[in-house]
RNA sequence: GUCGGCGUAGCUCAGGGGCAGAGCAUCGCACUCAUAAGGCGAGGGUCGCUGGUUCGAAUCCAGCCGCCGACA
Numbered sequence: 001g002u003c004g005g006c007g008u009a010g011c012u013c014a015g016g017g018g019c020a021g022a023g024c025a026u027c028g029c030a031c032u033c034a035u036a037a038g039g040c041g042a043g044g045g046u047c048g049c050u051g052g053u054u055c056g057a058a059u060c061c062a063g064c065c066g067c068c069g070a071c072a
Stems, first nucleotide, its partner, number of pairs: 001071007010024004018055001026042004048064005
């Protein structure tokens, strides 16, 4: 340099046009003599950035940025 994959909650990841989710972690409640485990609930997100398409974009398209890989 060319090509491909990935970027979504503190962490690991789903979701591929129509309300942004799960597990773990954190906090609260209940249980217990007490603690842990297990149970119930809550908070936490400019969906990497900028544009485009669309009635509507995390999702489709383009450029850029970052990480990983293949080839040279």
Molecule: transfer RNA
Organism: Candidatus Yanofskyibacteriota bacterium